[in-house]
Context: one part of a larger RNA
């Protein structure tokens, strides 16, 4: 390289958008680049085959003919497929309209319980903590009860293998603005599509820079215990941080450990959204049943799989495009490059060893 793979053995980029490239629906016409066929030219020699000839034979050599030379070029021909050109179509895609669901995003305002602290009042000896204790708090009046205030964070119940989002993620209420989705349509455009190397954007937590904020929690640190020791588990304190604004970082078991798109291939049963029909109706944006589409679960046939299992949400049967894998360790290390304020990220070996 051919080939084989990527849920769990090595292997799907964290996610999306998109450039080049690759791939691409139905119909008609043209063309003949590509493709197929035919003819001609060319395609060294050696090698190979057949028949002769020459070494005493043979190997070997030599002559003629044949084969090989899978290629290239020119001319002709075919018109299905591909390309190209022209015209058209509506099943893909998009737009538009209608009512609809949603913790989708951004900004602002408002509300709520609790913890902590402060003030005032009551009260008067313990509180707290643990397996047991101690450190700790308390006659400078704690813990506890009542009232008022301050401040920060958070959002019980509803709440659900419920919903929304590309992923990360998103939950008190209200408003404004922005975006996406499903359903239904007798509307419009007419292949405008798929994927996507580079590239761009977004990206939990922690961390970093600057300025705020700081109630609770709480790495580090300090005490108390435990213990042979205890740089821990338990207890008391408590800094960074956690929160906000502006910027950086760019990684996670970023997981469904399963790339995206399209088509085909038994069903059963929940649930969410929309539409339609029927039945019931205290006529309400009501309820129930059935059907269709889209999402999200469970079980399961065929099939697949080493098995576990997957199974119309495929890991089945196929096609297109991208990414990645090739024994373990050394090692996601070294060196170089590049990005970053740094921490470090991305790219990424070898010797040696087994």
């Nucleotide at each position: 390289u051919u080939g084989g793979g990527u849920c769990u053995a090595a292997a799907g980029c964290a996610u999306c958008c998109g450039u080049a490239g690759c791939c691409g629906g139905c119909u008609u016409u043209g063309c003949a680049a590509a493709u197929g066929c035919c003819u001609u030219g060319u395609g060294a020699a050696a090698u190979g085959g057949u028949u002769g000839c020459g070494c005493u034979c043979a190997a070997c050599g030599u002559a003629a003919c044949c084969a090989c030379g899978u290629g290239c070029a020119a001319g002709g021909u075919a018109g299905a497929c591909u390309a190209c050109a022209a015209a058209g179509c509506u099943a893909g895609g998009g737009a538009c309209c209608a009512g609809a669901a949603g913790a989708g995003g951004u900004u602002g305002g408002c509300c709520g319980u609790a913890u902590u602290c402060c003030u005032g009042g009551g009260g008067g000896a313990a509180c707290g903590g643990u397996a047991a204790a101690a450190u700790g708090u308390u006659a400078u009046a704690a813990u506890c009860c009542c009232a008022g205030g301050a401040g920060g964070a958070c959002g019980a119940c509803c709440g659900a293998u419920g919903g929304c989002g590309a992923a990360g993620g998103c939950a008190g209420c209200c408003a404004a603005c922005c975006a996406g989705u499903a359903u239904g349509g007798a509307u419009c455009c007419g292949a405008c599509g798929g994927u996507g190397a580079g590239g761009g954007a977004u990206g939990a937590a922690a961390g970093c820079u600057a300025g705020g904020g700081g109630a609770g929690c709480g790495a580090u640190c300090c005490g108390g215990a435990u213990u042979a020791g205890a740089u821990a588990c338990c207890c008391g304190a408590g800094u960074a941080g956690u929160c906000c604004u502006a910027g950086c970082c760019g990684u996670a078991a970023a997981c469904g450990c399963u790339g995206c798109a399209u088509g085909c291939c038994a069903g059963a049963u929940g649930u969410u959204a929309c539409a339609c029909a029927a039945u019931c109706u205290u006529c309400g944006a009501g309820a129930u049943u059935g059907u269709g589409u889209a999402g999200u679960g469970u079980c399961g046939u065929a099939a697949c799989g080493a098995a576990g299992g997957u199974g119309u949400u495929a890991a089945g049967c196929a096609u297109g495009c991208c990414a990645c894998c090739u024994g373990g360790g050394a090692a996601g290390u070294a060196c170089g490059g590049u990005c970053g304020c740094a921490a470090g990220g991305c790219u990424g070996a070898a010797a040696c060893u087994u």
Molecule: small-subunit ribosomal RNA, central domain
Organism: Candidatus Woesearchaeota archaeon